This is a predicted structure of a 61-nucleotide RNA (Fluoride riboswitch aptamer (crcB RNA motif)) from a Methanomicrobiaceae archaeon. The source organism's lineage runs through Archaea, Methanobacteriota, Methanomicrobia, Methanomicrobiales and Methanomicrobiaceae. The sequence was found by an Rfam model in a public genome assembly. Of the family's consensus pairs, 100% are formed in the model.
[in-house]
């Protein structure tokens, strides 16, 4: 230092945050979609529910 097994702790669920559930991984879960595909194009802060902040559009003071 570098490999391997086992336990733990915990990690993930296409753009942040925290609570509940549901699911999935244990070094992997995960890294959205369409197209004329080395570039163009579209939707969403959630996996699922509520609450916060960003964003957007629409009214109204």
């Nucleotide at each position: 230092c570098a490999g391997g097994u086992c336990a733990a702790a915990g990690g993930c669920g296409a753009u942040g945050a925290a609570g509940u559930c549901c699911g999935c991984c244990g070094c992997a879960a995960a890294u959205g979609c369409c197209c004329u595909u080395c570039g163009g194009g579209c939707u969403g802060a959630u996996g699922a529910c509520u609450u916060c902040u960003a964003u957007u559009u629409u009214g109204c003071a």